[in-house]
Molecule: THF (Tetrahydrofolate) riboswitch aptamer
Organism: bacterium GBS-1
RNA sequence: GGCAGAGUAGGCAUCACACGUUAAGUGCCAGGGGAUGGGAUGUUGCCCCUGGAUGAAAGGUAACUUAAGAAGUUACCUGCGUUGUGAUGUCGCAUCCGCUGCC
Numbered sequence: 001g002g003c004a005g006a007g008u009a010g011g012c013a014u015c016a017c018a019c020g021u022u023a024a025g026u027g028c029c030a031g032g033g034g035a036u037g038g039g040a041u042g043u044u045g046c047c048c049c050u051g052g053a054u055g056a057a058a059g060g061u062a063a064c065u066u067a068a069g070a071a072g073u074u075a076c077c078u079g080c081g082u083u084g085u086g087a088u089g090u091c092g093c094a095u096c097c098g099c100u101g102c103c
Stems, first nucleotide, its partner, number of pairs: 001103005010091009019081003028052007038097005058078008
């Protein structure tokens, strides 16, 4: 010097636990901030805060409350939510400089 590789934030799937289903959360818009392969820079992505618009799939069983019905509460179960967290598998940064291996 040439070639190849490893390595991020995160995405997806499965499982487990948990939350909501009396609507938070998720997603969308605007503003501000933060972190991000080993180092520096960086937003196409990611996270946090504030404000705004919009918005949902519930059902069953038992007991209790009640004069009765309805309704409510508790527990369990089946679902629902582009729900949260963790584990596993898989995919996986741009520029420059580095790391490893080969020539």